[in-house]
Context: one part of a larger RNA
Molecule: small-subunit ribosomal RNA, central domain
Organism: uncultured prokaryote
This record gives sequence, structure tokens and C1' cells, in this order.
RNA sequence: CUGGGCGUAAAGCGCUCGUAGGUGGUUUAUUAAGUCAUAUGUGAAAGCCCCGGGCUCAACCUGGGAACUGCAUGUGAUACUGGUUUUCUAGAGUAUGGCAGAGGAUAGUGGAAUUUCUAGUGUAGCGGUGAAAUGCGUAGAUAUUAGAAGGAACACCAGUGGCGAAGGCGACUGUCUGGGCCAAUACUGACGCUGAGGUACGAAAGCGUGGGGAGCGAACAGGAUUAGAUACCCUGGUAGUCCACGCCGUAAACGAUGAGAACUAGCUGUUGGUCAUAUUAAAAUGAUUGGUAGCGAAGCUAACGCGAUAAGUUCUCCGCCUGGGGAGUACGGCCGCAAGGCUAAAACUC
Repeated sequence: CUGGGCGUAAAGCGCUCGUAGGUGGUUUAUUAAGUCAUAUGUGAAAGCCCCGGGCUCAACCUGGGAACUGCAUGUGAUACUGGUUUUCUAGAGUAUGGCAGAGGAUAGUGGAAUUUCUAGUGUAGCGGUGAAAUGCGUAGAUAUUAGAAGGAACACCAGUGGCGAAGGCGACUGUCUGGGCCAAUACUGACGCUGAGGUACGAAAGCGUGGGGAGCGAACAGGAUUAGAUACCCUGGUAGUCCACGCCGUAAACGAUGAGAACUAGCUGUUGGUCAUAUUAAAAUGAUUGGUAGCGAAGCUAACGCGAUAAGUUCUCCGCCUGGGGAGUACGGCCGCAAGGCUAAAACUC
């Protein structure tokens, strides 16, 4: 370079936006760069290939032809691609009216519960386990009643329900704000898709500074268990978990399935719209549309399975893989306060 692949065998970047690039709907005119035709020039000789000739044959030598798939220039063709131009509305977007939602940020409010403190009642145990002990308690605990403080999380509703690009999002109210869906018109007129670099976001843990600290709880201490027990169980308990600001940039970041578009039987559930039918209403039925699930035809698949939310049939663009170990390591570079992250080999070995 040409191939073959990427759900589970190696392989989809965690996810968005977007630069270059690649790619791109309909129509007219024009151009003639790509494309096609033809002509001329050139494409050394030898060699290869074809037809002959010469050494007794062959190798070898030799004559002619073909070929040299290329390049340049001229002339012409104009379907397709490109350039310029014109048109359109089916892609994309804007406006109008509705709708659903744990989408995001911020301020405030609420109740249940745990803990602690204060006061009352009350007396000898409580707690914990397989059984115990450490621990707490006559300086009055546990239990119970009333009050106060403080922090964190929001039972029921709750649902293969909803929203979000992903991470993720769940008490209530206000404010600010993003996206989506539906219906009917109007408008713009290809403005689209993808996206190397780049950019923003990115669970948990961890880091820095300052707060906060109820419960839980790495580390740590003690008690048990055990042959031992640096564990599992128990009693305590510091970082942390929470908030603000700033870092880190990784996860089985998973649907282990990149994004976009078109096409290809059906059946069922559920959720958000719209329309229609009949109806007192609630609801129901049918049609259509956007999600989300369960089966399943064709087809695909090594099988499992997937099956209009494809892993089917095609197109565009990006990323990635190429036997196991060594190794996602060393070295170098970039990033980071650090922890470390990103990029990424080889020797050797099977």
C1' cells in the first nucleotide's frame, strides 16, 4: 500500500462543541479542471512477447513487428464530479401557539429520624454477639416525657416512569436559565453531515486554602475468633464524606455496541403530544407522531444472540485492532502542588 475486522474472541476515544480536511438535496446556463475520444510529438538501445533467419539442435546471435499501459501539446465531446451562475423546497433552521419533565444554577422553607445538651420521672442494669468480651452505668445510665442545638439525607409517591451529550439528576417554594416534543401556517433557501488537531464538561477517590462536622467511617486502638488472624464479627475512632473556591481527568465512564442519513413483516406494554369516533363524566377505541421496554418475519451471526432503538441492506466521516507475556511498563516529551495522567517502545521469552 492492498485487505479483513471492532456487542462477548485484539479493537468505538467517557462525552459534547467545533477548526482544517473529507463528504453533500433539486434546477438552469456557462466553463471544460477531473473524465472520455482523436491527432501529433516523445516514450534510447538491449531485454520481455509474437513472426522469421543463422550456428547439425539448443543455449546463444540476428531481422522485423508488437509493446513501452506514461508524459506534453492541439482539436473535440459534456452524461457524471468540480468551478462560476440561476432556480426550488423534500434536508437544515427561524417565527407563532401549546405540552411534559429528579435538565442546570441560586436563595429560602419544611417534617420524620440519628446524635449531643438541659430539665423531669425512675432504678440497676444497658449495649453487643453464634457465644462473649472490650465499652457505657449508683458521680444515676438504658427506658420514658418536655425543651434546645447542630449536621447530613429527603420515607411513602416511585414505575424495564421522566430529564440530560455523557458523567449524572429525586422533600417543598421562589428567581434566573438550557434542551426536547407536538400542531398548523408563514419565512430563510442547502445555510447540511462528520470531524485530525483544539475546546468545554466529566462519578468516586485524592490534593490545596478556608469553613463545617450529626450519622457513617479507610488508617489506628482495644475486645473476640483462630494453629496464627496485620481479616471477616464487636466497642471506639482520625482523615474523609458536607460547603466555598481552585486542582486532578480517571472508572466494568457499559448497551462492554462512534456520529449522521436512507430503506426493510408484524404483535404487545408503557410514557409525552395531536386529531377523530362515540360518550353525562372519568375513562375507552382508532389514526398519527416523539421516547422507552418485551417478543418476533426476512436477513445477519462462530455461537450466544441482534432483529425499524439492528449486530439486517447501503452511503458519508472519524476513532481503533493485527498472537500471549514483557507492558499500558522503560526512556523521552507534554500536563499536574503531589498522587499520578496522556503519548508509547525494545531486548528477551513461549